RNA sequence: UUUAUACAAAGCUAAACCAACUGGAAGGUUGGGGCAGAAAGUCACGUAUCCAAAACGGAAAGACGGACUAUCGAA
Numbered sequence: 001u002u003u004a005u006a007c008a009a010a011g012c013u014a015a016a017c018c019a020a021c022u023g024g025a026a027g028g029u030u031g032g033g034g035c036a037g038a039a040a041g042u043c044a045c046g047u048a049u050c051c052a053a054a055a056c057g058g059a060a061a062g063a064c065g066g067a068c069u070a071u072c073g074a075a
Stems, first nucleotide, its partner, number of pairs: 012037002017032006035062001041068003045065003049059003
């Protein structure tokens, strides 16, 4: 320096559900909430899923794989 991830540290995200707004829908945004997470950070390349069904369309990705980035730092 790189990889790894035990005890800890700094922190981070935020399930279900509720309210308001928004969308044709799947969904999304904000606030509350807290199931859980060592990448539950980013991308959307592949598979799976949902809406729509005309598509070279849309959604999500906290399902699996992949790529990129990242805190601490024992074995």
c-di-GMP-I riboswitch aptamer from a Methylococcaceae bacterium, 75 nucleotides, folded computationally. Lineage of the source: Bacteria > Pseudomonadota > Gammaproteobacteria > Methylococcales > Methylococcaceae. Its mean pLDDT, the model's own confidence on a scale to 100, is 84.